c-di-GMP-I-GGC riboswitch aptamer from Conexibacter sp., 81 nucleotides, folded computationally. The model forms 90% of the base pairs in the Rfam consensus. The sequence was found by an Rfam model in a public genome assembly.

RNA sequence: UCUCGAAACGGCAAACCGCUCGUGAGGGCGGGACGCAAAGCCACGGGGCUCUCCACACGAGAGUCAGCCGGGCCGCCGAAG
Numbered sequence: 001u002c003u004c005g006a007a008a009c010g011g012c013a014a015a016c017c018g019c020u021c022g023u024g025a026g027g028g029c030g031g032g033a034c035g036c037a038a039a040g041c042c043a044c045g046g047g048g049c050u051c052u053c054c055a056c057a058c059g060a061g062a063g064u065c066a067g068c069c070g071g072g073c074c075g076c077c078g079a080a081g
Stems, first nucleotide, its partner, number of pairs: 002081002004078002011036002016031006034067001040073003044070003047065007
């Protein structure tokens, strides 16, 4: 350094609940832990979801999801190879 994910220091936090923002998907904060070695960041490709338009089926526009998959960027520890 690469592969890999044993151990430890720590980290994050699903469902659900409260408050709050949003028409909505969903976001923020607090509680809470199902899980996570990128569950850190980025909507670039695919995909899910929402709203609007169109007017019947597909399409268009605007959003949302990074804890659906791929991709890009960055990164802690070090048993083993």